[in-house]
Context: one part of a larger RNA
RNA sequence: AUGAACGUUGGCGGCGUGGAUUAGGCAUGCAAGUCGUGCGGCAGCAGGCCCCGCAAGGGGCGCUGGCGAGCGGCGAAAGGGUCAGUAACGCGUGGAUACCUACCCUCGGGCCCGGGAUAGCGGCGGGAAACUGCCGGUAAUACCGGAUGACGUCCCUGGACCAAAGGUGUGAUUCCGUCAGAGGAUGGGUCCGUGUCCUAUUAGCUAGUUGAUGGGGUAAUGGCUCACCAAGGCAAAGAUGGGUAGCGGGUGUGAGAGCAUGGCCCGCGACACUGGGACUGAGAUACUGCCCAGACACCUACGGGUGGCUGCAGUCGAGAAUCUUCGGCAAUGGGCGAAAGCCUGACCGAGCGACGCCGCGUGCGGGAUGAAGGCCCUCGGGUUGUAAACCGCUGUCAGAGGGGCGGAAAUCUAUUGGAGUUCUCUCCAGUAGUUGACUUAACCUCAGAGGAAGCACGGGCUAAGUUCGUGCCAGCAGCCGCGGUAAGACGAACCGUGCAAACGUUAUUC
Numbered sequence: 001a002u003g004a005a006c007g008u009u010g011g012c013g014g015c016g017u018g019g020a021u022u023a024g025g026c027a028u029g030c031a032a033g034u035c036g037u038g039c040g041g042c043a044g045c046a047g048g049c050c051c052c053g054c055a056a057g058g059g060g061c062g063c064u065g066g067c068g069a070g071c072g073g074c075g076a077a078a079g080g081g082u083c084a085g086u087a088a089c090g091c092g093u094g095g096a097u098a099c100c101u102a103c104c105c106u107c108g109g110g111c112c113c114g115g116g117a118u119a120g121c122g123g124c125g126g127g128a129a130a131c132u133g134c135c136g137g138u139a140a141u142a143c144c145g146g147a148u149g150a151c152g153u154c155c156c157u158g159g160a161c162c163a164a165a166g167g168u169g170u171g172a173u174u175c176c177g178u179c180a181g182a183g184g185a186u187g188g189g190u191c192c193g194u195g196u197c198c199u200a201u202u203a204g205c206u207a208g209u210u211g212a213u214g215g216g217g218u219a220a221u222g223g224c225u226c227a228c229c230a231a232g233g234c235a236a237a238g239a240u241g242g243g244u245a246g247c248g249g250g251u252g253u254g255a256g257a258g259c260a261u262g263g264c265c266c267g268c269g270a271c272a273c274u275g276g277g278a279c280u281g282a283g284a285u286a287c288u289g290c291c292c293a294g295a296c297a298c299c300u301a302c303g304g305g306u307g308g309c310u311g312c313a314g315u316c317g318a319g320a321a322u323c324u325u326c327g328g329c330a331a332u333g334g335g336c337g338a339a340a341g342c343c344u345g346a347c348c349g350a351g352c353g354a355c356g357c358c359g360c361g362u363g364c365g366g367g368a369u370g371a372a373g374g375c376c377c378u379c380g381g382g383u384u385g386u387a388a389a390c391c392g393c394u395g396u397c398a399g400a401g402g403g404g405c406g407g408a409a410a411u412c413u414a415u416u417g418g419a420g421u422u423c424u425c426u427c428c429a430g431u432a433g434u435u436g437a438c439u440u441a442a443c444c445u446c447a448g449a450g451g452a453a454g455c456a457c458g459g460g461c462u463a464a465g466u467u468c469g470u471g472c473c474a475g476c477a478g479c480c481g482c483g484g485u486a487a488g489a490c491g492a493a494c495c496g497u498g499c500a501a502a503c504g505u506u507a508u509u510c
Stems, first nucleotide, its partner, number of pairs: 001508002004506005011360006017353002024316003028313003033074003038071002041067002045065003048061005081271003090196008099188002104184004109179002112146004121136006152161004166176002197243003204234003209231003213227004246268004250261004273294005296307004324350001326349003332346001333344004363393004373384004397451001399446004406439002412433009454499005459480003465494005475482002
C1' cells in the first nucleotide's frame, strides 16, 4: 500500500468503492425504439353525427382526436457488460496512403413521363402449439421502366454509361424532405519503422511456403485467391515450439534509478452458450438479428417446437469473499419525430457493507475526608485517582417539530418588439405561464449528560510490570527464544503503553 478476507468491537456524516473464484447454470421483470407532417387503413379508446328505443341500452358512419396490427423510413453496428482468447501491427509511439464514410456543414445544379406488384384486408383451409398454405383485391417517400444528364464514371479525342419522391398547408423557388456532383468535418480500413514476459532440459522452421507474370476479388494495397514459372523466405541480435498474459494512460513503492502492478475512470483491442457461415446495411461478419451443427435446458396432443443475463436487479453452485428482484427520466447524454412528445436498468439518485479515505462526537469547568471497592504491601502505607460521587454549565451529532435557498436552464404555450425580402421559416430581446426522482445548506423551536469505546500489546528488538495459578504440563512464538516450584515471556487479575470507531491477524507488492 490493497477491489481484500478473518477475529473482537462498533455512534454519526461526506466522498468513493463492492463477484478478483466457475467466460459455471439460470426462474421472473425490465434493459430499443420511434415517426399518422411517408402509406393503405380502423382492432380498441374518447368525442361528434345518424337510426331504433319512454328509458336503460343497442346499432351504424373513419367525420374528428388518435391509433392495435401491417407496409415504409431512421435507429437497432451507439450506449451497457466481460477479459475467455491473443506474445500479435493486438497495444504504445512515429510515419505512410492504394481507400470508404449514414446523419451534419458549405457550394453550385436537378426533381419530367409512366408501369406492375405486395402486406394489411376479405374468403377458404392445415396445425396441440410455434406457425403456415391457396384464391381475390388495395396504397406509398416500397419496387421497376423510359427521359434528361455534367465540373461525375469508363475507354482516350469523341464516344459510352449512371438519378430522383413526395409531405404539410388556403397558399411552397422559400418550410420538412429527395437525387447526382464537388469540398469539409467526423469516424474508420490498410501498410511500415520502433518498443512490448519466461523458457535452449524447445535448434532448426516453412510448400501458398518466398518471389515474378497474368486473371479474379475488395472501398482499397497485397499469395487475399487461382493458373503458370523460378527456388526461395525465417533463424543463436533466438526462428519454430512450450508456458504465462488483454495493451496503454496510469497505480503502489522508492531520494532516485528501478521494481511490482493494470481493480474503479479514460483510450484501444477481443468476446457474447460452443464451433462454423453469410445476409441486410454507410457501417456488423451483428450481446438481447438470421442460417447450420453440437452440448445443455424447457414445452408438447410425440408429429414438432422454444431458449441463450460476460445488460440492471435477482437465484443456485463453487468459494475466505463481493450489494436492492429500489425511485425517476427532474438534470446530462442518446434514438426517433416538423413539433408536442415517446423510449432510454445509459445516466441521475436512493438502499446494503467500517471495504477505503476524510471529518465530527461519545461532554466542559469545579471537586480530597485523597470516600467505598479493587490491586500491591516491609502492615507504616502505596496505587487506581480529580478518577467517581457531588455542584455548576453547554447543546455538536443522533431524536421530535417547523420552514426551506439551490440543483432549472432550456423546450413549449400565449403575447410584444426588432432583423433577415412579404412567410407556414430562421435569429435576437422582453413579459406571463409550465417542469424536481432524489437531496438539502443556513435558520427557528423542544428535551436532556442524557443514546454513543474498544482492540492489541507490556522479556529484547519495541513504548509499557507486579501478584497469583501452572510446573518442559497446559501453553506462547515474527526472530532470538520462554515453561522442569518464587515464570516481568504460559493463564488470570490489577496496573500501564500504543492506536482509536476502530484494533489486531493472515495474504500479497515495493

This is a predicted structure of a 510-nucleotide part of an RNA (small-subunit ribosomal RNA, 5' domain) from an uncultured bacterium. RNAcentral holds the full RNA, with entries from ENA and SILVA. Its mean pLDDT, the model's own confidence on a scale to 100, is 82.